A computed fold for a 381-nucleotide RNA from an Anaerolineae bacterium, annotated as Bacterial RNase P class A. The model forms 97% of the base pairs in the Rfam consensus. The sequence is in RNAcentral, with records from ENA. NCBI's taxonomy places the organism under Bacteria, Bacillati, Chloroflexota, Anaerolineae. The prediction has a mean pLDDT of 79. The gene name in the source record is rnpB.

[in-house]
């Protein structure tokens, strides 16, 4: 100097004029404070909060999936392990279990892709033919074989040998994989070393499944309150006994019916049993206001101790939108940064994008600037 990789910060500045929302002071005029992001987006996760509701159990359903930490929690973050990519800094991982509970799939090609298989081959026996014999031949039949060749992503581990009729982990040596034991290090996942065992077809669980752990539901259009207003009608719908009472009517027991628990079943709570809960059909009224939201919060900023870090703790300071057809804007001047045109002066342009209960994450979109760490390459000293 170039290329790469990881992290952090900013969202233009100053001045002026006018205009908005909230809130405070003021009789008023007016004045003070404050006002849209790094993603406010997607609604993908986790919660706070509200109601169901007094709040359980089981099945089902859904989610997560190496270890140890952080956190209110998470499918997030940090640090490791293992595997993969990269020269490297670094990056990615859907990372429990595979014939050791089972089932299933691996197209096409190939003989054959879960207990195999024989297309081309190799060996051997019989039969027939040739040959004096050794032996040779075959559109035939039986047996053995999977080392060689071919197909494929993958075909029963590799090299060398023994052995065999010919072969083959059939056997042997070494290596690889797998399983098991021991020692050492580590909180652990794991790693290293060593010993034993011929155990030797694999891949896929981002296939069903098994195992472990987690999860009640709905959601600020949750929900609470106030005011105003109307108009109700039809159908369906579940009882016996005892007792008090002159009767009307009341009480009790058992049974039956209905509704809630936002999938089902228990269970439980509430209501009703003809003065009928509830379900259903037709019709009518209301859609206003306040709170939720003085948004004070798992809040922000600064400093310090601890920790590799995520982050915890302590001290100090600060309050930073709450709209409801929906504010946060428009203009001017100077300056700053970047890009394009131009010799220059100068001119033009500058992304993704707007709060709606709030917070912690993730994912997606995206312009420009500044700072720092590390890696690789080149040059110079």
């Nucleotide at each position: 100097c170039g290329a790469g990789u990881c992290g952090g910060c900013c969202g233009g500045g100053c001045g002026g004029u006018c205009g908005c929302g909230u809130u405070c002071c003021g009789c008023a005029a007016g004045g003070g404070a404050u006002g849209a992001g790094g993603a406010a987006a997607g609604u993908c996760c986790g919660g706070a909060c509200u109601c169901c509701a007094c709040a359980g159990a089981g099945c089902g359903u859904g989610g997560u999936g190496c270890u140890g930490g952080c956190u209110a929690a998470c499918g997030g973050c940090c640090a490791g392990g293992c595997g993969g990519g990269g020269u490297g800094a670094c990056c990615c991982g859907a990372c429990g279990g595979a014939a050791c509970a089972g089932u299933g799939c691996c197209a096409c090609a190939g003989a054959a892709a879960g207990c195999a298989u024989a297309c081309c081959g190799c060996c051997u026996c019989g039969a027939u033919c040739c040959g004096a014999g050794a032996g040779g031949a075959u559109g035939c039949g039986g047996g053995g074989u999977a080392a060689g060749g071919g197909u494929g992503a993958a075909a029963a581990g590799g090299u060398g040998g023994u052995g065999c009729a010919a072969g083959a982990g059939a056997c042997c040596a070494c290596c690889g994989g797998c399983g098991g034991g021991g020692c050492u290090g580590g909180u652990g996942a794991c790693a290293g070393c060593u010993c034993c065992g011929g155990c030797c077809a694999g891949g896929c669980a981002a296939a069903c499944c098994c195992c472990a752990c987690c999860a009640g539901g709905a959601g600020c259009a949750a929900g609470a309150c106030c005011a105003a207003g109307c108009a109700g009608g039809g159908g369906c719908a579940a009882g016996u006994u005892c007792u008090c009472g002159a009767g009307a009517g009341g009480g009790a027991a058992c049974a039956g019916g209905g509704g809630g628990c936002u999938g089902c079943u228990c269970g439980u709570c509430c209501c009703c049993u003809c003065u009928g809960a509830g379900c259903u059909c037709c019709g009518g009224g209301u859609a206003g206001g306040u709170c939720g939201c003085g948004u004070c919060g798992a809040g922000g900023u600064g400093c310090g101790c601890g920790g590799c870090a995520a982050c915890u703790c302590g001290c100090a300071c600060c309050c930073c939108a709450g709209a409801u057809a929906g504010a946060u804007g428009a203009c001017c001047g100077c300056c700053a940064c970047c890009c394009c045109c131009g010799u220059a002066a100068g001119g033009g342009g500058g992304a993704c994008a707007g709060a709606a209960u709030c917070c912690g994450g993730c994912u997606u979109a995206u312009c420009g600037g500044c700072c720092g760490g590390c890696u690789c390459g080149g040059g110079u000293g």